[in-house]
RNA sequence: AGAGUUUGAUCCUGGCUCAGAUUGAACGCUGGCGGCAUGCCUAACACAUGCAAGUCGAACGCGAAAGCGCCUUCGGGCGUGAGUAGAGUGGCGGACGGGUGAGUAACGCGUGGGAAUCUGCCCUGCAGUGGGGGACAACCCGAGGAAACUCGGGCUAAUACCGCAUACGUCUUACGAGAGAAAGGGGGCCUUCGGGCUCUCGCUGCAGGAUGAGCCCGCGUCCGAUUAGCUUGUUGGUAGGGUAACGGCCUACCAAGGCGACGAUCGGUAGCUGGUCUGAGAGGAUGACCAGCCACACUGGGACUGAGACACGGCCCAGACUCCUACGGGAGGCAGCAGUGGGGAAUAUUGGACAAUGGGCGAAAGCCUGAUCCAGCAAUGCCGCGUGUGUGAAGAAGGCCUGCGGGUUGUAAAGCACUUUCAGUGGGGAAGAAAAAUCCGAGGUUAAUACCCUUGGGUCUUGACGUUACCCACAGAAGAAGCACCGGCUAACUCCGUGCCAGCAGCCGCGGUAAUACGGAGGGUGCAAGCGUUAAUCGGAAUCACUGGGCGUAAAGCGCACGUAGGCGGCUAAGUAAGUCAGAUGUGAAAGCCCCGGGCUCAACCUGGGAACUGCAUUUGAUACUGCUUGGCUUGAGUAUGGUAGAGGGGGGUGGAAUUCCAGGUGUAGCGGUGAAAUGCGUAGAUAUCUGGAGGAACACCAGUGGCGAAGGCGGCCCCCUGGACCAAUACUGACGCUGAGGUGCGAAAGCGUGGGGAGCAAACAGGAUUAGAUACCCUGGUAGUCCACGCCGUAAACGAUGUCGACUAGCCGUUGGAUCCAUUUAAGGGUUUAGUGGCGCAGCUAACGCGAUAAGUCGACCGCCUGGGGAGUACGGCCGCAAGGUUAAAACUCAAAGGAAUUGACGGGGGCCCGCACAAGCGGUGGAGCAUGUGGUUUAAUUCGAUGCAACGCGAAGAACCUUACCAGCCCUUGACAUCCUCGGAACUUGGCAGAGAUGCCUUGGUGCCUUCGGGAGCCGAGUGACAGGUGCUGCAUGGCUGUCGUCAGCUCGUGUCGUGAGAUGUUGGGUUAAGUCCCGUAACGAGCGCAACCCUUGUCCUUAGUUGCCAGCACAUAAUGGUGGGAACUCUAAGGAGACUGCCGGUGAUAAGCCGGAGGAAGGUGGGGAUGACGUCGAGUCAUCAUGCCCCUUAUGCCCAGGGCUGCAAACACGCUACAAUGGCCGGUACAGAGGGCUGCGAUCCCGCGAGGGUGAGCGAAUCCCACAAAGCCGGUCUCAGUUCGGAUUGGAGUCUGCAACUCGACUCCAUGAAGCCGGAGUUGCUAGUAAUCCUGGAUCAGCACGCCAGGGUGAAUACGUUCCCGGGCCUUGUACACACCGCCCGUCACACCACGAAAGUCGGCAACACCCGAAGCCGGUGGCCCAACUCGCAAGAGAGGGAGCCGUCGAAGGUGGGGUCGGUGAUUGGGGUGAAGUCGGAACAAGGUA
Repeated sequence: AGAGUUUGAUCCUGGCUCAGAUUGAACGCUGGCGGCAUGCCUAACACAUGCAAGUCGAACGCGAAAGCGCCUUCGGGCGUGAGUAGAGUGGCGGACGGGUGAGUAACGCGUGGGAAUCUGCCCUGCAGUGGGGGACAACCCGAGGAAACUCGGGCUAAUACCGCAUACGUCUUACGAGAGAAAGGGGGCCUUCGGGCUCUCGCUGCAGGAUGAGCCCGCGUCCGAUUAGCUUGUUGGUAGGGUAACGGCCUACCAAGGCGACGAUCGGUAGCUGGUCUGAGAGGAUGACCAGCCACACUGGGACUGAGACACGGCCCAGACUCCUACGGGAGGCAGCAGUGGGGAAUAUUGGACAAUGGGCGAAAGCCUGAUCCAGCAAUGCCGCGUGUGUGAAGAAGGCCUGCGGGUUGUAAAGCACUUUCAGUGGGGAAGAAAAAUCCGAGGUUAAUACCCUUGGGUCUUGACGUUACCCACAGAAGAAGCACCGGCUAACUCCGUGCCAGCAGCCGCGGUAAUACGGAGGGUGCAAGCGUUAAUCGGAAUCACUGGGCGUAAAGCGCACGUAGGCGGCUAAGUAAGUCAGAUGUGAAAGCCCCGGGCUCAACCUGGGAACUGCAUUUGAUACUGCUUGGCUUGAGUAUGGUAGAGGGGGGUGGAAUUCCAGGUGUAGCGGUGAAAUGCGUAGAUAUCUGGAGGAACACCAGUGGCGAAGGCGGCCCCCUGGACCAAUACUGACGCUGAGGUGCGAAAGCGUGGGGAGCAAACAGGAUUAGAUACCCUGGUAGUCCACGCCGUAAACGAUGUCGACUAGCCGUUGGAUCCAUUUAAGGGUUUAGUGGCGCAGCUAACGCGAUAAGUCGACCGCCUGGGGAGUACGGCCGCAAGGUUAAAACUCAAAGGAAUUGACGGGGGCCCGCACAAGCGGUGGAGCAUGUGGUUUAAUUCGAUGCAACGCGAAGAACCUUACCAGCCCUUGACAUCCUCGGAACUUGGCAGAGAUGCCUUGGUGCCUUCGGGAGCCGAGUGACAGGUGCUGCAUGGCUGUCGUCAGCUCGUGUCGUGAGAUGUUGGGUUAAGUCCCGUAACGAGCGCAACCCUUGUCCUUAGUUGCCAGCACAUAAUGGUGGGAACUCUAAGGAGACUGCCGGUGAUAAGCCGGAGGAAGGUGGGGAUGACGUCGAGUCAUCAUGCCCCUUAUGCCCAGGGCUGCAAACACGCUACAAUGGCCGGUACAGAGGGCUGCGAUCCCGCGAGGGUGAGCGAAUCCCACAAAGCCGGUCUCAGUUCGGAUUGGAGUCUGCAACUCGACUCCAUGAAGCCGGAGUUGCUAGUAAUCCUGGAUCAGCACGCCAGGGUGAAUACGUUCCCGGGCCUUGUACACACCGCCCGUCACACCACGAAAGUCGGCAACACCCGAAGCCGGUGGCCCAACUCGCAAGAGAGGGAGCCGUCGAAGGUGGGGUCGGUGAUUGGGGUGAAGUCGGAACAAGGUA
């Protein structure tokens, strides 16, 4: 520091996801040791049991028992125990320490200040501590009660209580005065026993300090505006009360204030902080442990005591719950430490000790202390250590993989040599301890060498942890490694199993038979006593952007303006010093973080010092900038004067054209409308045409990227009223400005209300068409509406998809309105400048497209808005509206994308150019018939398999009776029909017989071979064993090879360069031209490759060479005749080599090019004709059944052999053909002319036989020699005469021939007989452009036989092409695209089904906070106090008084009750839309002009 994921690819936007760090964690697997930390995050749920706050006899009065001893009258007594235990009075402490985080959005907390306060114990100072009195507990007696406990009577002490005296200081005050204290205890000495002296601890008053606490203020402190208004003690004043203290804290009266958009009130959530986690930081999240503050103690209320509480282990009341009960009444509060139940994914021992630190009490010893220190449990975290080290190649065995050679595990192990940390056993052994006590000194106090205090030294003790840390010895590698991952991100790969199953998955995504992604194994990678997963936080995320983002098209500029608050603001001077900057001071607790040291062997951890704590406050300065105050200025802004243009706005009037209607005239059969029609109108006279009239609406031409307006918007002409802009020159005001949350106004169309108006147009509606349907598009009609007035609505793709204002930054060309200059007879014209409005364009910006002085450039000011897609601009709530609806505006759920721009393709019922038997023009077919062949289907035991639009279907198959043959039923074989190896035997081979359908089986006959170095070897046969054979079994979607197709179409690419962020582009586009990316020119391209063309074959002309089997002109011979013969080498021909054709020549045209047109010559002319030749690629095209081949499958069978059957089965369907339907013909007779082939298991002449197929014979020929082999159409002549025929030949009967082991299923051919359909073929569809179509024969392959098929050959031999509009296919350029599996694409909505979340809903249930009223506990306060009362006063006493109290009354008051509302939540028949789902239904809305943009 980034990465994955939208696309065919690219750039961008944007979300989702990952890698990091962290945790009070939990879960899974695993687990050796130690140190240091940490450990109920949930139910502030309920709690059994024990412990957690006591202490003081030096404040006080009482005061046992057991035991022991003595005595005893045997009842007991005495002493001791012991002034002990114990309770009580009294004092101090239970307000600390410990727990928890429910409540609290608050002066609660943090930080910094403040004044009107209190403060026990502690410290300092001053002054005191005199003298009296009366009670009450304990105790004793009695009473009640189950208990808790209570009551009555009697005795008694005090540092308990109450007066009196005194009053330095204190308080009050009317300044005269008045009020108000105390307590003693202990030690020592002396004593006349009264007391005195002294020390010490106490006590009282006052002042000060320290500590702690209370109160007030500035600032900071979460979310929601779908919470906008809140408030009556409320805000202030006066007086009083109350408090320790200020204060509406409380009361009375008076005033009407106070708070709030800088967010009051309300709702939700939450203890706050130092800090912690993360982060580069700024921030974000968090507030366990430790520390500070606050709040709480079963829930609510209340006070008492006290220095301090409204009190966790105190009290009272109410409530809920639990327990005891004799039913009358009582008791209780673990959010202290352990522990229990419960909840939960989840969190420990009912431990030890006060040894240390600290706290309470005490003079002290000491006691108490679940604070604390330790131990236990838990890998919960952090840190450290170990599980051994060295050597060791036969690279062992085993495992795994394998291309079978090997590789890997792997120096790993074993083996050999060492070491002993940790654990184990034994032994030794610190520090944590300072004190206290006591003894001896010194100092202080004192009369004192007592006592007491301080201090020094000696002695004697005190350790829970603890079997401590640490050290030594012993033995032995001995006791100690797992977890996750291995497709990419992300380090790490193979095999097997599985077969869209099982499963994985953080995202992308894996799995449908070869899975590095599932499960296992081997191997590897990473971490390691841990490793993974889950949850959570920050980071990455610049993805809320202060640092540090955006808004033309990706999400995002309010429709426009005016304007309030607010924000911001020109030049200049002075003052001030609020902001700002600098210094100083105080504070910013400690801990933590950071730096430097130190201590545990290191580290974690602990510890010393420093820095830091970015803050706040006070203070002293500085004065540039901002603010504030004051003064000035003119450039911003505005005003005045003079002009200018304009569909700017409102009102009133007026004009012509046109449509429609009405009346009349002329006139006659149609009009109208459409793609074509129909509805409609018209003989009752339309349309057309003329005249006149009515009425409404809109204003042609001018008219213009022209004008005006803020936007919406504004268009005949004239008048009235009115807003704004611009230009020029001066004068004036003097910052008066810009923006603008809320607010206000304007605001197209449609719509709404009331009243008018209504010509045309026209939602709805009706009819006619179209259509599968057509609630549409088209047509005929037609109502709201459109128009006017007034009032609503307040929205639009209200768009420049671009907020307003200002400044700055190259130019060029138009246009509108001004001003000015030049020139001009006029009209034009040119220059400068200004305000608009347009087109290009530099820099710059932008993801790109594009923008570019009218910015989307560079800056400034202010406002609005955005934060993934869907759900949704929806629901609920509020506001507005008559309604329609508008505005504000979510969530659950769901997806991994949604999107922008550009690129390459593909596609378009887009465009342009071009080509092709593509259409057109022609000729002939096919589709109808019969037959043949192939296919689908069906049938079957089997009808083997494959091929399936073009590009399957006379295709594989160039030939199924057996064989072929792969299929079916049946009979057999199991190392096999075939190959290699091993062992044994035998030559091989062969004759005959029997059984069987045969395979096969049994019996039988003959036979002993070849080579040899004499060892043996080769070949063949049989038997056996196991490796193996075999498979036309599967997968052509695992493959090779081969092939088809687009297409013989003209295309497909590369290198370098250039352009672009990039995909890519350029080149290859453009202008011409060509059959052609063929060539030329142009050109940021220059070149090149595969294709095209040419080179190859064949054919057409000529030449040369050669001359048999071919040829024969000339010369001979022979014949009836024939190259038959001699001979010839001319010709034809044969087959080898050459020549020839190149737009080469001429003319025209074109650009002077390429080329095209015409011509000459030539056998041939512009590629001469034909063939072979098939670019990059597409179709997961075809073929595992030609062959080869991976994997899988079968192995007495899916292999092999055999005979029989089937592939030929047949209702109807399709495809390629043949033969026809006839006279351009059929039949009969005669007669002429080819080319190319084949032939020894062959072609087979001749002759004979047969009507014929053919048979017999067998010459010649391995073939330019012989044979197949007569070519046919044609030509000549005859006949038939338009008919189901002398056409046509199917079908059937009979008789045969040939091939073959065998023609039944199931061959071909012949003869005789039979003589079906069919009279030229619907929609449609197909071939062909010249030696072509059509037509006619001939040959070949396969093959025993079988040809209408296929391949090849020649004979005869046409018609037509104007042309490229249309159909099909293709090429190039361009355009649009939401397609990229690429239009056979994509994709929308209803309906049906399933699931999910949400809204509404008659209601219903519950929570919360208020309000009104009722009732009113405890308690404080107030009143009263007839009743009661020791202390004081008066009094001899009785009694009276002062004072106090019970009781009662009242105010307040918790809980409770009643009531109507509010708000939130649960649930709800039914209902609404939404989302998701594999292949459902109906249509076809969008994307191309998407077929109506």
This is a predicted structure of a 1493-nucleotide RNA (small-subunit ribosomal RNA) from a metagenome. The RNAcentral record of the sequence draws on SILVA. Model confidence (mean pLDDT): 86 of 100.